[in-house]
Predicted 3D model of a 138-nucleotide RNA (c-di-AMP riboswitch aptamer (ydaO/yuaA leader)). Of the family's consensus pairs, 92% are formed in the model.
RNA sequence: AAUAUAGCUACGCUUAGUUUUCGGCCGCACCCGGCCGAGAAGCGGGGGAACCAGUCAAUUGGGGCGAAUCAUUCUUGAAUGUAGGGUACCAUCUUACCCGAGCCCGUCAGCUAACCUCGUCAGCAGUGGAUGGGUCUG
Numbered sequence: 001a002a003u004a005u006a007g008c009u010a011c012g013c014u015u016a017g018u019u020u021u022c023g024g025c026c027g028c029a030c031c032c033g034g035c036c037g038a039g040a041a042g043c044g045g046g047g048g049a050a051c052c053a054g055u056c057a058a059u060u061g062g063g064g065c066g067a068a069u070c071a072u073u074c075u076u077g078a079a080u081g082u083a084g085g086g087u088a089c090c091a092u093c094u095u096a097c098c099c100g101a102g103c104c105c106g107u108c109a110g111c112u113a114a115c116c117u118c119g120u121c122a123g124c125a126g127u128g129g130a131u132g133g134g135u136c137u138g
Base pairs, nucleotide, nucleotide: 012124013123014122018041019040020039021038022037023036024035025034026033027032042120043119044118045117046116047115052110061108062105063104064103065102070081071080072079073078074077084099085098086097087096089133090132091131092130093129094128
């Protein structure tokens, strides 16, 4: 110096999944921090008229969240691809790497103003270059 593995580190990354108030409990009394419960703001989802759309419906059920659909092969559990998605300001081009799952409703839902209602988890060490624009600092 290069490569590989492991650990730490949370400036940060994927995601809607962030900030904050009150009360209770805990960690060491306080500061501080964590957990539980009930709120607020922000962000995200579902249901729900007219008009429009649709034109029979149908267990071949139908539908929702999500990027996560679809095809082929075969040894039936995988492989190869693929619509699509991600990589620390934004856009375009290029390059490298990665994902391409899972879960839910329960016979029922097109769009949809008013209105009603739900969520605010989880998992991570996660490339460069060019052009243009922007922000911050000096």